[in-house]
RNA sequence: GCCUCCAUAGCUCAGUGGCAGAGCGGCUGCCUUGUAAGCAGUAGGUCGGGAGUUCAAAUCUCUCUGGAGGCU
Numbered sequence: 001g002c003c004u005c006c007a008u009a010g011c012u013c014a015g016u017g018g019c020a021g022a023g024c025g026g027c028u029g030c031c032u033u034g035u036a037a038g039c040a041g042u043a044g045g046u047c048g049g050g051a052g053u054u055c056a057a058a059u060c061u062c063u064c065u066g067g068a069g070g071c072u
Base pairs, nucleotide, nucleotide: 001071002070003069004068005067006066007065010024011023012022013021018055026042027041028040029039030038048064049063050062051061052060
């Protein structure tokens, strides 16, 4: 220098055009002599930045940034 992949909740990840979700973690309550486990509820997101396409974008296109891998 070129190519491919990844970026979504605190962490690990789903979601491939129409409501942003799961597990774990956090908080509250129940249960318990108490803790853990269990059960119920709850909070937490400008979906990496910008632009474009579209009635509508986490999703498609371009670009930038950061990360991983490969080729030379």
Predicted 3D model of a 72-nucleotide RNA (transfer RNA) from an uncultured archaeon.
Its Rfam family is "tRNA". Gene Ontology term of the family: triplet codon-amino acid adaptor activity.
Its mean pLDDT, the model's own confidence on a scale to 100, is 82.